[in-house]
RNA sequence: AGGAGCGUAGCUCAGCGGGAGAGCAUUACCUUGACACGGUAGGGGUCACCGGUUCGAUCCCGGUCGUUCCUA
Numbered sequence: 001a002g003g004a005g006c007g008u009a010g011c012u013c014a015g016c017g018g019g020a021g022a023g024c025a026u027u028a029c030c031u032u033g034a035c036a037c038g039g040u041a042g043g044g045g046u047c048a049c050c051g052g053u054u055c056g057a058u059c060c061c062g063g064u065c066g067u068u069c070c071u072a
Base pairs, nucleotide, nucleotide: 001071002070003069004068005067006066007065010024011023012022013021018055026042027041028040029039030038048064049063050062051061052060
């Protein structure tokens, strides 16, 4: 310098056009003499950023940034 993949909750990830979910973690309560385990309920998101397409975008298109890999 060229090319490809990835970027979604604190962490690991799903979601392939109709308005965002799981596991773990975390908080409260139940349970225990207490802790752990277990059970119930809850909180937590600019879907990396800026534009475009569309009635509607996490999803499609372009650009930027970050990161990983390949080639030179």